Context: one part of a larger RNA
RNA sequence: GAGCGAACGCUGGCGGCAUGCUUAACACAUGCAAGUCGAACGAGGGCCCGGAGCUUGCUCCGGUCACCCUAGUGGCGGACGGGGGAGGAACGCGUGGGAACCUGCCUUUGAGUGGGGAACAACAGUUGGAAACGACUGCUAAUACCGCAUACGUCCUUCGGGGGAAAGGCUUCGGCCGCUGCUUGAGGAUCCCGCGUCCGAUUAGCUUGUUGGUGGGGUAACGGCCUACCAAGGCGACGAUCGGUAGCUGGUCUGAGAGGAUGAUCAGCCACACUGGGACUGAGACACGGCCCAGACUCCUACGGGAGGCAGCAGUGGGGAAUUUUGGACAAUGGGGGAAACCCUGAUCCAGCAAUGCCGCGUGAGUGAAGAAGGCCUUAGGGUUGUAAAACUCUUUCACCCGUGAAGAUGAUGACGGUAGCGGGAGAAGAAGCUCCGGCUAACUCCGUGCCAGCAGCCGCGGUAAUACGGAGGGGGCUAGCGUUGCUC
Numbered sequence: 001g002a003g004c005g006a007a008c009g010c011u012g013g014c015g016g017c018a019u020g021c022u023u024a025a026c027a028c029a030u031g032c033a034a035g036u037c038g039a040a041c042g043a044g045g046g047c048c049c050g051g052a053g054c055u056u057g058c059u060c061c062g063g064u065c066a067c068c069c070u071a072g073u074g075g076c077g078g079a080c081g082g083g084g085g086a087g088g089a090a091c092g093c094g095u096g097g098g099a100a101c102c103u104g105c106c107u108u109u110g111a112g113u114g115g116g117g118a119a120c121a122a123c124a125g126u127u128g129g130a131a132a133c134g135a136c137u138g139c140u141a142a143u144a145c146c147g148c149a150u151a152c153g154u155c156c157u158u159c160g161g162g163g164g165a166a167a168g169g170c171u172u173c174g175g176c177c178g179c180u181g182c183u184u185g186a187g188g189a190u191c192c193c194g195c196g197u198c199c200g201a202u203u204a205g206c207u208u209g210u211u212g213g214u215g216g217g218g219u220a221a222c223g224g225c226c227u228a229c230c231a232a233g234g235c236g237a238c239g240a241u242c243g244g245u246a247g248c249u250g251g252u253c254u255g256a257g258a259g260g261a262u263g264a265u266c267a268g269c270c271a272c273a274c275u276g277g278g279a280c281u282g283a284g285a286c287a288c289g290g291c292c293c294a295g296a297c298u299c300c301u302a303c304g305g306g307a308g309g310c311a312g313c314a315g316u317g318g319g320g321a322a323u324u325u326u327g328g329a330c331a332a333u334g335g336g337g338g339a340a341a342c343c344c345u346g347a348u349c350c351a352g353c354a355a356u357g358c359c360g361c362g363u364g365a366g367u368g369a370a371g372a373a374g375g376c377c378u379u380a381g382g383g384u385u386g387u388a389a390a391a392c393u394c395u396u397u398c399a400c401c402c403g404u405g406a407a408g409a410u411g412a413u414g415a416c417g418g419u420a421g422c423g424g425g426a427g428a429a430g431a432a433g434c435u436c437c438g439g440c441u442a443a444c445u446c447c448g449u450g451c452c453a454g455c456a457g458c459c460g461c462g463g464u465a466a467u468a469c470g471g472a473g474g475g476g477g478c479u480a481g482c483g484u485u486g487c488u489c
Base pairs, nucleotide, nucleotide: 001489002488003487004486006485007484008483009482010481013361014360015359016358017357018356019354020353021319026317027316028315030314031313032312035076036075037074040073041072043070044069045068046067048063049062050061051060052059053058054057083272085270092197093196094195095194096193097192098191099190102188103187106185111180112179113178114148116146117145123138124137125136126135127134128133154163155162156161168177169176170175198244199243200242205235206234207233210232211231212230213229214228215227216226217225247269248268249267250266251262252261253260254259274295275294276293277292278291297308298307299306300305325351327350328349329348333347334345335344336343337342364394365393366392367391374385375384376383377382398430400425401424402423403422404421408416433478434477435476436475437474438459439458440457444473445472446471447470448469454461455460
């Protein structure tokens, strides 16, 4: 000098765009953050129509089920999106290759969608429990479940053969959406390898599933991944092992560069979800707002037993020098479900708060010497503040008031928002501070103080004329900021 997710002190007019718990991966009240489909299914209710009873606005029965609602079965989604960075020095990441593999939805090819069956919720009845939640009996539907048939292609094969599917719904009857097997691609996931990836030798030896082989198991798949047997290997001064520290990268800051430092916001990858472990379901998880077990903590309890997990968005306590609203909307973009209408979406888009940063603008302009008054200094003449003020003549950015009023939305739909912008109006009106002035370093005098009080980045100032302390006048610098502290180059 440059930089910062900064903080602190003094000060503070406006706008745009960004950014905002760096500390306790500390604990969390409350609300919201993942649902959706009645065009898969049975059932119930509402609405409507008719009838009966009548306590004239309720009950019962039947129908219609066109429309609306939904607890349950079922499907898809909850593996995305969002969060923080604890752990991890590792094929984790980066880069370049490779394959023995899987892939819902989407795309492509070609084929099929025949005929049956048995249940379980809901519901009804009985019943346990304070609750959470159950138990028994009985009934029932399906795109839920299970056989049979068939098999272009598909899988296994000793090449003889053997195994394996399906589901319907809506319809204006044209069709549309589906289902099953196979095939192609895209995107996604998994695995392997070369190279690169912090500090310590005051860590020198480490290793027994260890290194390799064979058989078997397991996996989507290769593999000590696991297991039995056999062999005795494997790594290491080119730093093994151990200890410490750390998410990695694109990037960011600095620097002429080489390099050094760093990894907030944005983007890619990884790992994590109260702590530890485990699997289930599924195309995909060993699963943040799923399940089970153990633990710590908190809450409820009728003491028998139960419930919970903000490192989602707000918000609270705590810690801290320090970091925001318990806001609006799905209008846009995107995501999930649905044939659609639409529903959900604290993703997102916006608004609020904060000079936290960057950028822009304003706090007026011109004229104005009697060089006014006042202040300060003075050699008492004067000098300086200073064209500065006053005064006169103008202007109206921004803010304010009134009116109008968007784009963002291909047809409809606008949270933002009566916002931005535009037109009109009034009036210099509402809008300047901070720091420094001994040298480095730009800017000097007076008073007070008297090695005191104090200053200080370094050198150093202060003990009676201090340009260095404190005040004043004047001056320098920067400016809605200025200075200090911390950190990096």
Record summary
Predicted 3D model of a 489-nucleotide part of an RNA (small-subunit ribosomal RNA, 5' domain) from an uncultured prokaryote. Its Rfam family is "Bacterial small subunit ribosomal RNA". Gene Ontology terms of the family: ribosome and structural constituent of ribosome. The coordinates come from a structure-prediction model, not an experiment, and the mean pLDDT is 87.